Model confidence (mean pLDDT): 82 of 100. Predicted 3D model of a 517-nucleotide part of an RNA (small-subunit ribosomal RNA, 5' domain) from an uncultured bacterium. Rfam family: Bacterial small subunit ribosomal RNA. Gene Ontology terms of the family: ribosome and structural constituent of ribosome.

Context: one part of a larger RNA
Order: sequence, then C1' cells, then structure tokens
RNA sequence: GAAUGAACGUUGGCGGCAUGGAUUAGGCAUGCAAGUCGAGCGCGAAAGAACUGGUGGUAACAUUAGUUCUUGAAAGCGGCGAAAGGGAGAGUAAUACGUAGGGUAUCUGCCCCCGGGACUGGGAUAGCGGCGGGAAACUGCCGGUAAUACCAGAUAAUGUCUCCGGACCAAAGGUGUGAUUCCACCUGGGGAUGAUCCUGCGUCCUAUUAGCUAGUUGGCGAGGUAAUGGCUCACCAAGGCAAAGAUGGGUAGCGGGCGUGAGAGCGUGGCCCGUCUCACUGGGACUGAGACACUGCCCAGACACCUACGGGUGGCUGCAGUCGAGAAUCUUCCGCAAUGGGCGAAAGCCUGACGGAGCGAUGCCGCGUGCGGGAUGAAGGCCUUCGGGUUGUAAACCGCUGUCAGUGGGGUGGAAAUUGGGAGAGGUUCUCCUCUUCUAUUGACCUAACCGCAGAGGAAGUCCGGGCUAAGUACGUGCCAGCAGCCGCGGUAAUACGUACCGGACAAACGUUAUUC
Repeated sequence: GAAUGAACGUUGGCGGCAUGGAUUAGGCAUGCAAGUCGAGCGCGAAAGAACUGGUGGUAACAUUAGUUCUUGAAAGCGGCGAAAGGGAGAGUAAUACGUAGGGUAUCUGCCCCCGGGACUGGGAUAGCGGCGGGAAACUGCCGGUAAUACCAGAUAAUGUCUCCGGACCAAAGGUGUGAUUCCACCUGGGGAUGAUCCUGCGUCCUAUUAGCUAGUUGGCGAGGUAAUGGCUCACCAAGGCAAAGAUGGGUAGCGGGCGUGAGAGCGUGGCCCGUCUCACUGGGACUGAGACACUGCCCAGACACCUACGGGUGGCUGCAGUCGAGAAUCUUCCGCAAUGGGCGAAAGCCUGACGGAGCGAUGCCGCGUGCGGGAUGAAGGCCUUCGGGUUGUAAACCGCUGUCAGUGGGGUGGAAAUUGGGAGAGGUUCUCCUCUUCUAUUGACCUAACCGCAGAGGAAGUCCGGGCUAAGUACGUGCCAGCAGCCGCGGUAAUACGUACCGGACAAACGUUAUUC
C1' cells in the first nucleotide's frame, strides 16, 4: 500500500447493488416450512332448487316430513410426491475431493422413440354400524362394504434360466352419448437423465510417533449384492505395508474460486456454483426406482414436557423468533404477481424454494450539504515588537438556482405466457393436438421519465500538526499529569502532555484494533 462475513471509538443527509450468528453441531416457547388427485374407490355432513303432503295464514309466505336433481365438508382406502427444494460443516487426511480414464461387473420412477398386449374369475379390508377398555396417547371384539388395493387361473417372446430337451414370468381401468383414436395399465428393446463401482496421479503439520497388520495379504469354493471384490463365511498358503515416512498423534470438509503480488509464490475456502458428510446422541432395518430417510418407523441413552402415577409426548444444523455464551451478526413482515418444484386431464391447490419489503454506514459505487457578486478587509476569537497581523470574500448584505429530501398530481415497465369466451385453418375419422385472430383476465412489491408547490431553507465530521510524514503559535503543567507505531517527549521558556486559535489529510465518514499478502 491493498484486502476483510469484521469489531470498537467519535460522527452521521439521500439513493442503488451486494451482504449480515465467524463463538455453544449449546438449549428452545409459538406460528408457518409437503402436499395433491372426486376424471381410481366406497360413504355422504351440510347447502341450494323442484315436486308432494301436514300446520299457521285470505294470499304472498313461514315451518315441518318425504322424493328427485345439483354442489359437496371432514375422515378413510388407493396413486404419485414426500430421497427434491432448504440448512449446517460436527465428523472425515481418504469409503472424501480434483483431474484423466475404465465397467464383457451395474441399476435407473417420471420423460422420449420403437414393438407386442390388456382374457376369465375370487376372497378380503379400512371407512361405516353395534358393544367395550383407557385420564390421555391410543386400542379390542362382532357384523358388513368398494376400488387403478390384493390374490388365483389363462395367454408368453424379441424377456429370464438352461443340462439346449425344456421350464418360468404380466396387466386396470377412467372420462364421455360415443374411445383403435384422449388419459392411465402390462411387457420387451433403445435413448436421455440420475446413481453405483474400479484404477492412475495430486491433496496440511509432526520422527521429541519406527515399526504396523490376523480377515491381516493371496488362492479354491460358497453366500450376499443391481454389480466386481475378504464384502461375509469354510478350507489352504504366509503373506501385505513401511525412511520416496507405514503406524500413531494434531489440525481440517474438498474444488471452481477469493485476497495479495510484476510474476513465481504465499494466504484463504464467508456469499454464489459443483461435490461430500451430518440432522438431539448411538445403533438398526422397513417401504420404495431411489433412503438406511432433517420436519418416516423401531431400540437404547441424555434432556425437556403432560399425567388420574398405570402410562405417554418431543427433537429449529428450515423461515422468523427466544434464552445462553460472546467484541459481534437482522423482522415472530408481504405475496405466490414473476421464476422454479409437487400433484392434477384441467381449472386449480400447496410451496418461509423464490420474488419482495424491513433492520444494520457491514462493504462498494453515485449524489448532495449551494452558485455568483461582496472590503470602512465589520464584530468576535487568537497572536503581537502594540504599529499591526491573522481567521478572511469567510460572514453580513445583494442577486440567482432548485439536485436530494418534503408535498401534490399523473402514469410507464417488471406481463409474457397461462386461463375463460367467440371465430377460422390444419393434423386420419377423435372427447385429442398445433396454429392464426378478436375479446376479457392476472402485480406482493418496486418504479423510470414528466408536471406543479414552497424555500438556502433540512444535511460535516474525524484524525493529525517533533522526525519518519503534509501541517505551528500561545497559555496551563513541571520526570507530575500524561503521550507513544519506531526513534523517543515531560525535571519552569514543551512546535511531542492538556486546552485554545490557526493549519494539514481524508470526507458521510474518519481513526484504532485484529488478521492475510
């Protein structure tokens, strides 16, 4: 000099864009953060309409019961999603990451392309009804019901196994007046995407850690896995690693990058992107295409809460918020309008992802705090050789402007798609798809440019002035009080302490501390 996720002191006008729990991976009240599909299924609370009957009423009408139609809540079965998105860096020095390769040793839901198929039956179960148990969480018995839930049979290759003879394996419907045609279903092949596995090389400190290893190293066989493999097991052999640092100890997520530097290098890994790991602590599997699963399950433990003392419940390293510790780090905000995701045929619903607003000078950048004139060089301050000098065109005063902020209008863009309705054309006939056109519709939040209004009004400080290092005088103090980055100042004339005036540097900041180059 440059830099920072900074902090502290003094000061503080506005805006844009970023950024903000680095410490206790410490504990958490409360709300929200993953649902959706009625065009898979049974049920049908409630509402509305029509008709019929009863009651009141002259009537309109009100009320009640039944039937039909429409809409349809809650809960349930079923499907898909919940393995994504979001957070954190505890562990990990290599089952990680980076890079270059390999897999004749592999899997892949949804999506795309190509081929083939979807036949005949059956038994349950939740919801529901009845009867219970329990304080609750929850749960038992009996009866009965549906499906794209479950099961059996048929069919069976381009699939799997094979001793090459053969054996084995599937399916479901829905919408609609109407389905070869739309949406779903089964099976095979290919693709895409995602994932798994293997290998070479690279990846911190320590020898005041020198030997380490028994599933250890290799083989045959078996089991297991989507798959290779001591991954596991039985048997056999005695190997394997290491001074080019094994083993042990310490520290640490890794990379793209970032800081600095002429570069080589050194330091670093916050925000953003990729990847790995974790989800109160430890262990385990289930479901599934995918997990050994942050807001799933089981067991154990610690902690906390409820309890009728028998027993139960919970997991913010999601978004806000709270306590604690700390030098230190924000709102219990608005919205799904945009982008993206899940479900759905769609309308749509959900989305603390995301888009925005709020707070903090935390950083970077921009703008402003006025402009011109104005000397009897006013007053005041400070200094003085008492003549004066300086503050200083600075102020007053005169003229002007209107940025920003304030206030009132007005309206542009973020909105293009989608969606509703109408018309038309094309694709093979279709309930499907594509295109054109007209019209209507969708903004949480922010806002350009413009037009008025008023009036210099609302907007400057911080550090320094002995040398390094730009900028000095006076008074006070008297090795005291104090200063200090280094050299060093202070013991009666201190340009070095304190105050004043003046000056210098930077400026909505300035200085200090910490850290890196």